Lysine riboswitch aptamer from uncultured Lactobacillus sp., 181 nucleotides, folded computationally. Its mean pLDDT, the model's own confidence on a scale to 100, is 80. Taxonomically the source falls in Lactobacillus (Bacteria, Bacillati, Bacillota, Lactobacillales).

[in-house]
RNA sequence: AUCUAAGGAAGAGGCGCAAAUGUUAAAAGUAGUUUAGUAGAGCCAUUUAGGUGGUGUUAACGCUAAAUGAAAGGAGCAUUUGCCGAAAUGAUUAUUUCCCUAAAGAUUUAAUCGUUGGGUCCUAGUUGAAUAAGCUAGGAACUGUCGUGAAUAUAAAUAUUCACGGAGUGCUUUUAAGAUU
Numbered sequence: 001a002u003c004u005a006a007g008g009a010a011g012a013g014g015c016g017c018a019a020a021u022g023u024u025a026a027a028a029g030u031a032g033u034u035u036a037g038u039a040g041a042g043c044c045a046u047u048u049a050g051g052u053g054g055u056g057u058u059a060a061c062g063c064u065a066a067a068u069g070a071a072a073g074g075a076g077c078a079u080u081u082g083c084c085g086a087a088a089u090g091a092u093u094a095u096u097u098c099c100c101u102a103a104a105g106a107u108u109u110a111a112u113c114g115u116u117g118g119g120u121c122c123u124a125g126u127u128g129a130a131u132a133a134g135c136u137a138g139g140a141a142c143u144g145u146c147g148u149g150a151a152u153a154u155a156a157a158u159a160u161u162c163a164c165g166g167a168g169u170g171c172u173u174u175u176a177a178g179a180u181u
Stems, first nucleotide, its partner, number of pairs: 001180003007175005014084001016083009032068007042055004046104006087116008097106002117143002120140008145166009
């Protein structure tokens, strides 16, 4: 001086990611409760089967009318905090809860393996009150990064533009050990 691992440290992408608090809209004049009428044996505890418990002819469930009347999850805005596999998500295993048992479904937490560089828009499905938002699959440009090629500027290093391609176990800077000269 050069090279070099999932070494160490510090960083970049941008409507960037996540959380907390406050507030706003919507959820919704919905669920629920009360009253009146009607009706007449079942009804409730996620679904099915069994069990257990509660409730009902002193009229439940249902339907109609009137009065009263929420909340959760999710979303916008503001502030603060932690960050750049930030975070999200799929499968498997175990686990929490939904009266008990079995199956299913939903739900909580953790581990392992995998997918996604990032946000935006469109289409389909799914969840949802929703045309919001989320998730899954596909597509479209945009953007950051690296590689290859071409052109331009430049003495060169390098910079800009265009095209194609890759993926975050990446990229940039710096540093240690090691190797080579």